[in-house]
């Protein structure tokens, strides 16, 4: 150097035009003599960056980051 797949909450990951959720975690409350479990409710997002395309982009295109792996290069 070419290719490929990956990036979305504090982890894991879903969501592939109609504009963002789940479980875990956190924080409160009920429950308990009190933890625990168990139930409820909350808080958490520039959807990697930048652009462009559409009336409307986390999804489509285009550049660039990062990761991981595959190929070629090696003095």
């Nucleotide at each position: 150097g070419g290719g490929u797949a990956u990036g979305u909450a504090g982890c894991u990951c879903a969501g592939c035009g109609g504009a963002a959720g789940a479980g875990c975690g956190c924080u409160c409350g009920c429950c308990u003599c009190a933890c625990a479990c168990g139930c409820g409710a909350g808080c958490g997002g520039u959807c990697g960056c930048a652009g462009g395309u559409u009336c409307g982009a986390a999804c489509c295109c285009u550049g660039c980051c990062a990761u991981a792996c595959c190929c070629a290069c090696c003095a």